[in-house]
RNA sequence: UGAUGAAAAAGGCAAACCCGUCAAAAGGCGGGGACGCAAAGCUACCUGUCUAACGGAUGUCAGCAUCCCAUGAUCGAGGGGCCGCCACA
Numbered sequence: 001u002g003a004u005g006a007a008a009a010a011g012g013c014a015a016a017c018c019c020g021u022c023a024a025a026a027g028g029c030g031g032g033g034a035c036g037c038a039a040a041g042c043u044a045c046c047u048g049u050c051u052a053a054c055g056g057a058u059g060u061c062a063g064c065a066u067c068c069c070a071u072g073a074u075c076g077a078g079g080g081g082c083c084g085c086c087a088c089a
Stems, first nucleotide, its partner, number of pairs: 001089002004087002012037002017032006035076001041082003045079003048074003055068005
């Protein structure tokens, strides 16, 4: 340095599910738990996806219902950026 990850070693992370907790929700966090992961480390910059509280629209006397909306999420959906262990070349 790498459009490398067959074998090995040191280790690492942790899906579903369960408990607790925060949140309107999506989801996050902590504990248990392992489906998997060579970046399943970090980053919402691009695309996608999820949610729809606030706000808006429509209907309704109203309660409320339906629809729209990201300022909310997801990096374990893909891409980009940053950084890194071991081995191999």

Predicted 3D model of an 89-nucleotide RNA (c-di-GMP-I riboswitch aptamer) from a Gammaproteobacteria bacterium.
The coordinates come from a structure-prediction model, not an experiment, and the mean pLDDT is 89.
Of the family's consensus pairs, 100% are formed in the model.